[in-house]
RNA sequence: GAUGAACGCUAGCGGCGUGCAUGACCCAUGCAAGUCGAACGGGUGAAGAAUAAGACAGAAGGCGGGGUAAAGCGGAAGCGAGAAAUCGUGGAAGGGAAGGAACGCUGGAAGGAAUUGCCUUUACCAGUGGCGGACGGGUGAGUAACACGUAGGUAUCUGCCUCAAGGCGGGGAAUAGCUGUUCGAAAGGACAGGUAAUACCGCAUAAGAUCGAAAGAUGAAAGGUCGGAAGACCACCUUGAGAUGAGCCUGCGGCCGAUUAGCUAGUUGGUGAGGUAAUGGCCCACCAAGGCGAUGAUCGGUAGCUGGUCUGAGAGGACGAUCAGCCACACUGGAACUGACACACGGUCCAGACUCCUACGGGGGGCAGCAGGGAGGAAUAUUGCACAACGGGGGGAACCCAGGUGCAGCAACGCCGCGUGAGUGAAGAAGGCCUUCGGGUUGUAAAACUCUUUUCUGAGGGAUGAGAACGGACAGUACCUCAGGAAUAAGUCUCGGCUAACUACGUGCCAGCAGCCGCGGUAAGACGUAGGAGGCGAGCGUUAUCCGGAUUUACUGGGCGUAAAGGGCAAGUAGGCGGUUAGUCAAGUCAGUUGUGACAGAUCCCGGCUCAACUGGGAGAGGACGAUUGAGACUGGUUGACUAGAGGACAGGAGAGGAGAGCGGAAUUCCUUGUGUAGCGGUGGAAUGCUCAGAUACAAGGAGGAACACCAGUGGCGAAGGCGGCUCUCUGGCCUGCUCCUGACGCUGAAGAGCGAAAGCUAGGGGAGCGAACGGGCUUAGAUACCCCGGUAGUCCUAGCUGUAAACGUUGGGUACUAGGUAUUGGGGGUGAGAACACUUUCAGUGCCGAAGCGAACGCGUUAAGUACCCCGCCUGGGGACUACGGCCGCAAGGUUAAAACUCAAAGGAAUUGACGGGGGCCCGCACAAGCAGCGGAGCGUGUGGUUUAAUUCGAUGCGACACGAAGAACCUCACCUGGGUUUGACAUACAAGUAGUAGGGGAGCGAAAGCCGACCGAGCCGCAAGGCAGCUUGAACAGGUGCUGCAUGGCUGUCGUCAGCUCGUGCCGUGAGGUGUUGGGUUAAGUCCCACAACGAGCGCAACCCUUGUUGCCAGUUACAAGUAUCUGGCGAGACUGCCGGCGUAUAACCGGAGGAAGGUAGGGAUGAUGUCAAGUCAGCAUGGCCUUUAUAUCCAGGGCUACACACACGCUACAAUGGCCGGUACAGAGGGCAGCGAAACCGCGAGGCGGAGCCAAUCCCACAAAGCCGGUCUCAGUUCAGAUUGCAGGCUGCAACCCGCCUGCAUGAAGUCGGAGUUGCUAGUAACCGCAGGUCAGCUAUACUGCGGUGAAUACGUUCCCGGGCCUUGUACACACCGCCCGUCACGUCAUGGGAGCUGGCAAUACCUAAAGACGGUAAGCCGACCGGAAGGAGGCAGCUGUUCAGGGUAGGGCUGGUGACUGGGACG
Repeated sequence: GAUGAACGCUAGCGGCGUGCAUGACCCAUGCAAGUCGAACGGGUGAAGAAUAAGACAGAAGGCGGGGUAAAGCGGAAGCGAGAAAUCGUGGAAGGGAAGGAACGCUGGAAGGAAUUGCCUUUACCAGUGGCGGACGGGUGAGUAACACGUAGGUAUCUGCCUCAAGGCGGGGAAUAGCUGUUCGAAAGGACAGGUAAUACCGCAUAAGAUCGAAAGAUGAAAGGUCGGAAGACCACCUUGAGAUGAGCCUGCGGCCGAUUAGCUAGUUGGUGAGGUAAUGGCCCACCAAGGCGAUGAUCGGUAGCUGGUCUGAGAGGACGAUCAGCCACACUGGAACUGACACACGGUCCAGACUCCUACGGGGGGCAGCAGGGAGGAAUAUUGCACAACGGGGGGAACCCAGGUGCAGCAACGCCGCGUGAGUGAAGAAGGCCUUCGGGUUGUAAAACUCUUUUCUGAGGGAUGAGAACGGACAGUACCUCAGGAAUAAGUCUCGGCUAACUACGUGCCAGCAGCCGCGGUAAGACGUAGGAGGCGAGCGUUAUCCGGAUUUACUGGGCGUAAAGGGCAAGUAGGCGGUUAGUCAAGUCAGUUGUGACAGAUCCCGGCUCAACUGGGAGAGGACGAUUGAGACUGGUUGACUAGAGGACAGGAGAGGAGAGCGGAAUUCCUUGUGUAGCGGUGGAAUGCUCAGAUACAAGGAGGAACACCAGUGGCGAAGGCGGCUCUCUGGCCUGCUCCUGACGCUGAAGAGCGAAAGCUAGGGGAGCGAACGGGCUUAGAUACCCCGGUAGUCCUAGCUGUAAACGUUGGGUACUAGGUAUUGGGGGUGAGAACACUUUCAGUGCCGAAGCGAACGCGUUAAGUACCCCGCCUGGGGACUACGGCCGCAAGGUUAAAACUCAAAGGAAUUGACGGGGGCCCGCACAAGCAGCGGAGCGUGUGGUUUAAUUCGAUGCGACACGAAGAACCUCACCUGGGUUUGACAUACAAGUAGUAGGGGAGCGAAAGCCGACCGAGCCGCAAGGCAGCUUGAACAGGUGCUGCAUGGCUGUCGUCAGCUCGUGCCGUGAGGUGUUGGGUUAAGUCCCACAACGAGCGCAACCCUUGUUGCCAGUUACAAGUAUCUGGCGAGACUGCCGGCGUAUAACCGGAGGAAGGUAGGGAUGAUGUCAAGUCAGCAUGGCCUUUAUAUCCAGGGCUACACACACGCUACAAUGGCCGGUACAGAGGGCAGCGAAACCGCGAGGCGGAGCCAAUCCCACAAAGCCGGUCUCAGUUCAGAUUGCAGGCUGCAACCCGCCUGCAUGAAGUCGGAGUUGCUAGUAACCGCAGGUCAGCUAUACUGCGGUGAAUACGUUCCCGGGCCUUGUACACACCGCCCGUCACGUCAUGGGAGCUGGCAAUACCUAAAGACGGUAAGCCGACCGGAAGGAGGCAGCUGUUCAGGGUAGGGCUGGUGACUGGGACG
């Protein structure tokens, strides 16, 4: 885009079309084929005329009289256009309308009381007869076929029709109807009698006809109507011609399957006879053995064919409704009759199934005609009107018939057209929705005002279709006029991308969406709803199907090294293709002419309906078609010639080419002997194994089998598989050289035949070594493995089978063309003195590198994957599946050929960047190593987990949580729990109202407090005043939240990591991702620097700049120190830069050593943290979106809890002692803090402390005695004079308050612990370790923590293999959430499809035999019979009956093909 559609939602009108696609399933009812009385005999009814009688009656008509218009209708002439048909313009005549009521005159019909007959006419009816029921209408079951299409052919027929010729004379015998009798329920008959014809039968005639060589013979007919007649018309017979229609034959064309490869007996042909309208095995007899098939026979499946329809740029693909042509069919199967035509839809006979009637004896029926019913189905209409038109049957005609047809009805089923209003209208109304609260949007949309009337409603008029008259189903329709009134009329789908259109709310991997990708797990533009928007619009979506996009089956127009795809190889059959040249033929090819290619459709042009759909006319197109005339290039056929392809002869050459036979040495093993003694062997290390019965080792001799070291080489040979000691025999191919010969003999190659590694199989040998299986040993969690010791098949030979491999260059064969360089093998030519050497050239191989070109890239590149041609094979998403079934092959194993269901949204190639590797290279780090001190064991402190609890608030969770937030939980803190209170609130802002003994204070009382109540006391600011402010009360906004989300966020922080990295601009390379720079060679702590380089530069990082410590100069010096500045304090400077020397290095950068110097190569320390990673941490520090809460999740208060305790972990402290404890004496710091503070001296207390209050806002005073150390004494190795937990008593201090739950002091008590398993931490110098001091927080303290300060003061580093982390380069990758990745198989469970399967059960076609209806043909016909012959008898002829042949159907039997189902079973897919 399309549809004969269906479904969902919706629906105003009209025109034109279309409408059982499924059960060729079954059908009630009505209708769909009749007609002719001018073929015939009759029957029934009616009428007329005339006759016979008419009383009465008074019609039509005629004459007079007397009103009228429009529209619709109708379209002449003329003019214009056109090829014409015709149209436009125009508007005459006509028609409407010679109409016309009353009335007057005339007229004289019908009717008519009773009764009939004759004649004529007419209508109807059954029968005989004629024509038509073979057309028209339906359907698509069957059919793969001369069925259809197209182009031809002819051995034929053709009613009615046309033309032409001739004829139409004379007889006869019956029979329906009818009447009578009779059978039957009916349907339907039987018998007898009599009757007509255009029914039937003879005779005559024969132009032409038929038969025949001829002579000759044979064969026809019907009348009817009108007319007074003549005659006319319609029929009839014979013949010819035509037209129309039909039969038959042929070439070519159009489906699928080879998992259908062979089919065929009337089969193929001939002769003869039969049969037919006619050819023909159409049928029969005989004879011959043919015919068809890989260009697909046969078989199976599917299917009516075509014009055309849909789609497509086309070529094609799909389809075959409506319309038109052909075919086939008519309940299923068979058969003939009649006829011009049938083997007959609404005819006959038979059989079968089904159905109906029945009196049970027997009968009837066939909607795939039109309606209609049932059934089936997702689904398809009225039991309508009319013959007015068109076409048809009958008839002389009138006319009759007609579910063909014309119309109407139903259905948005399709196409086309129209409408649902138009203009103005901003306060941008209200409402809705969103919002950053400003506004935005719906939106000129509405309202409102003005206007219009298609449509609608009502009224009036009113067709064409009808060619002289009459006559219209449609239809009072189309159309026209008038009136009314915006009135009667909008939906549907979508809005994540593809794809036009976005927000809010709800929901929370739920509910749901989905064409593909995919959405949904609390901020969903994807679900649902709303607002808005987009698309289309009386429709819009969905589903189904076809084409397109899809160059995704590739003819146009694809591919095969690695993506799917080259057959394992190639001698060769059919086939395809084929060198140079001349002639000829004209099959292909091309051209002209011509026939046909129906109508419709399609295209173009011009017309008619107001337009369009629809439709009329004209033109041209459309074929692998036919005929004919030409052309002769090319292809082809044929004749002749040629030598460049191919082959041969001759002369040389290389080689693991093949087959057979023989020979050789080295080595292994075994056997014998000797020497000889304890091990051997094997491995990463071992063990099994062998060995004192003498191994291994060494030596000699022997046996046997297999394989052939060195040479040996991207060397050689072969078609491939493959081939390796030497010699001989036989044998294939290849290369080179030069002349000669043949003369296209060529290339490829389906099928078929052959060769074909290893393993395997059969039979027979052989068997040294090796060695599946197997045994043992080891390893291991296991080890059905890797390693070791043994070892059978096998490996070897002969004969046969198998027929596959990563049979690979993953690259089929042939020919030609298209830069080179280099190496090598074999041969030839040339040059140099040149056999061996070198150079050069050429042919044939084998490699590497490369131009152009090709390629997705990798790469290929004269050995093409380049450029072309020829031939073969193969591919078409992944899995299922190198599978199943079937066939073929095989002894088997198995091979070959080779699907489907189902399932997935990918599978795959090449390259890129990362990440990773029990890959490689280089290099760092207290990373290891070397050391020192620890932790892990004990007790205690603290934190965490867990458990407990009313609550034990919350957070942090590998490194990078766990003395962390917390620089200090008794109350407070506080977020938790229990209980008691308050509700505009403990706190902020603004509004409104109220308030004068107001705000504020507040005794007593209740209460745990908060709070409740409340005597009493009692104000302020501005303003002259009124009043206002502040305050208080009330109300409504709002406050409040340590409630949730760190995965919505900001900010801050941790970590990799103070690791050396991370990027950019321009250029260059690449189709691109991307690369280069940033890699490489050195060097550094460093992407630090140097050199090189398609790169050149730059940025963030590194370094430096900053602070501090160490040296020093200068300045200033209070409160430092006794003094005047040495120390000290503060400020400003200097100094260090690989600067100098030597070595080394590349001349560089740098490195090593040295000098000088307080300090040397970054002098020590600090601050400083690139791009990024971890959805790392924090909503409880703060801020903040969203959500939640509002007499509570807010707020106040009291008490409790965060301090619990079988347990586990983390960080610490103190120890375990003699390098020590205790006692006494004694020495030396730095850095800090201090006014709600530090607090001196003196005095009291054993002590904590008390009292005291000097001094100090600090270089002044205080905290404040530093401790380890040193000196002396004591203890003597013990659970101690170690260690100090725990507990008791007595005190002190802070504080409202030390019970839960503080610290300190004194006395007493005196636990574990004797140096710590696996494991693990810190540290490289003023460092570790040890020692004390201070500070913050803080009323006090749980500080053994943290942050600082000084004192004493080490050991060790060979080195980079290993562990951990990191950096750079490189490599592999199926990873990219990136190895904590990915992913394989079994097993368990569920679902699904499928193979096998004892079987069971259907369908289809055929074969053999039995049986056999109707019919036809043949035989017979003793029974029957009118025409003719005959005087008669009888005959001719015909028939019944009987019978033979054939045959639908039925039966039996064994097979074939194909379904369904089946216990069980196999694998497969998905979860």